c-di-AMP riboswitch aptamer (ydaO/yuaA leader) from a Solirubrobacteraceae bacterium, 162 nucleotides, folded computationally. The source organism's lineage runs through Bacteria, Actinomycetota, Thermoleophilia, Solirubrobacterales and Solirubrobacteraceae.
RNA sequence: AUUCCCGCAACGCCGAACCGUCGUGCGCCUCGCAGCGCGGCGGACGGGGGACCCACUGCGGGCCGCAUGGCCCGCCGGGGCGAAUCGGAUCUCCUGAUCCGUAGGGCCGCUCGUUCGGCCCGAGCCCGUCAGCUCACCCCGUAGGCCGUGAACGAGGACCCA
Numbered sequence: 001a002u003u004c005c006c007g008c009a010a011c012g013c014c015g016a017a018c019c020g021u022c023g024u025g026c027g028c029c030u031c032g033c034a035g036c037g038c039g040g041c042g043g044a045c046g047g048g049g050g051a052c053c054c055a056c057u058g059c060g061g062g063c064c065g066c067a068u069g070g071c072c073c074g075c076c077g078g079g080g081c082g083a084a085u086c087g088g089a090u091c092u093c094c095u096g097a098u099c100c101g102u103a104g105g106g107c108c109g110c111u112c113g114u115u116c117g118g119c120c121c122g123a124g125c126c127c128g129u130c131a132g133c134u135c136a137c138c139c140c141g142u143a144g145g146c147c148g149u150g151a152a153c154g155a156g157g158a159c160c161c162a
Base pairs, nucleotide, nucleotide: 012146013145014144018043019042020041021040022039023038024037025036026035044142045141046140047139048138049137054132058075059074060073061072062071063070064069077130078127079126080125081124086101087100088099089098090097091096104121105120106119107118108117110156111155112154113153114152115151116150
C1' cells in the first nucleotide's frame, strides 16, 4: 500500500413497524443527565372483520312443486398477511429436492418523473370448514433483517460565491 474477515458508530436501505409523553428497570461510589429495554396513554401509519344496494350461487343422488325454485345426503373446501404468482424440465416409491423461466417487487444516497445500464428478490407464515363488496361499529400490528453511493434529460429544492 492492497485485499479479506469480525465488531461498534454514523449515514442510508427493505418493511406499516414511527413520533411524543408518563412510569419503571439497567448503568454510576452517590446524585443527575444521556442512552437502551419493558409497560401505560396519545398521535401517526398498516391490516382484518362487518348492512342495504350490487355481485356470486360447482358436481352427483333422493324428495317436493305447473314452473322459477326449495329441502336432505355425499364429493371438491375456503380464506388472510406479503412483491413473492404461474409455467416447464430433471431426479424421486411417496414425499420432496434441484434447475430454467415468469407475473410482480427492491437497490444503484438531495427529492420526483422519464430513459439507458448494472446488481438482486420472486419467500415464509397464519386462520381452521368460516369471512365477496360494505356505512356505522368491532378487533389486531407497530416486528425483524441489512449497510452495497452508475449515467443522461426535465422539474423542484438545498448550500456556497458574486